[in-house]
Context: one part of a larger RNA
RNA sequence: CUGGGCGUAAAGCGUACGCAGGCGGCGCAUCAAGUCGGAUGUGAAAGCCCUGGGCUCAACCCAGGAACUGCAUUCGAAACUGGUGCACUUGAGUCCGAGAGAGGGUGGUGGAAUUCCUGGAGUAGAGGUGAAAUUCGUUGAGAUCAGGAGGAACAUCAGCGGCGAAGGCGGCCACCUGGCUCGGUACUGACGCUCAUGUACGAAAGCGUGGGUAGCAAACAGGAUUAGAUACCCUGGUAGUCCACGCCGUAAACGAUGGAUGCUAGGUGUCGGAGGAUUCACCCCUUCGGUGCCGAAGUUAACGCAUUAAGCAUCCCGCCUGGGGAGUACGGUCGCAAGAUUAAAACUC
Repeated sequence: CUGGGCGUAAAGCGUACGCAGGCGGCGCAUCAAGUCGGAUGUGAAAGCCCUGGGCUCAACCCAGGAACUGCAUUCGAAACUGGUGCACUUGAGUCCGAGAGAGGGUGGUGGAAUUCCUGGAGUAGAGGUGAAAUUCGUUGAGAUCAGGAGGAACAUCAGCGGCGAAGGCGGCCACCUGGCUCGGUACUGACGCUCAUGUACGAAAGCGUGGGUAGCAAACAGGAUUAGAUACCCUGGUAGUCCACGCCGUAAACGAUGGAUGCUAGGUGUCGGAGGAUUCACCCCUUCGGUGCCGAAGUUAACGCAUUAAGCAUCCCGCCUGGGGAGUACGGUCGCAAGAUUAAAACUC
């Protein structure tokens, strides 16, 4: 440099934004850089190839030809790529009118429940298990009633429902705020797609400082079980879980499926809009956007996927190249640390 691949065999960055770069709708005109054609010059000799010749042949040598697929100059062509100019509306965006939503942030607020405290009434058990025991209880427990404190989570509604780029998001109210969809088709006129480096976000656990701590609960202690039991079961219980600010930057971060666009049978649900028909509603039909299931063609090694493709194509990025050694060592970068990231080799099968 090339080839084949990436749902499950190795392989899609956790996600988004985005500079450079790559690629880019439709019409006309023009330039001629890429592209194509002609001519001229050059492309040393030798060698390779072809023809002929000389050493008895051959190797070798001699002569001629072809070739040297290139470069430069010049003359032309204008379809495509590119440059420039003008124009367009389908891509993209703006505007107007509606709509749905656990999208995000801040502040406030509500009830149920657990635990604890106080009081009433009350007596011998309660708790726990396969069975027990540790444990709690006559200094009055558990059960019950009333009052209070405090923290955390929001039953029902709730739905292969909704929203978000992903992580994720669920009581109620207010404020601030992002995105999306539909209808109108008023406006801009290619403003687009992708994206190395970079930047931001990023569950849980963990870390730093300060708070908070009801329940749960690594570690730890005890009781059981057992041959043992550093476990599973039970009784306790600290970090943590919660809040503020700052780090960490990883997950089976999964649809194990990168993003964008176009094209390619249907059937049946559901969510959000719009329109039609109907006196109105239900129902029905159409259409746009999302989200499921089943399936034709096609595809796949098979399983399966199948208009939400893993089908048919185009553009851009990332990644893979036998198993182990190893996502390790060393070095670099980042981090308070834990560690993360980048990432081999010897050796071995």

A computed fold for a 349-nucleotide part of an RNA from a marine eukaryotic metagenome, annotated as small-subunit ribosomal RNA, central domain. Model confidence (mean pLDDT): 88 of 100.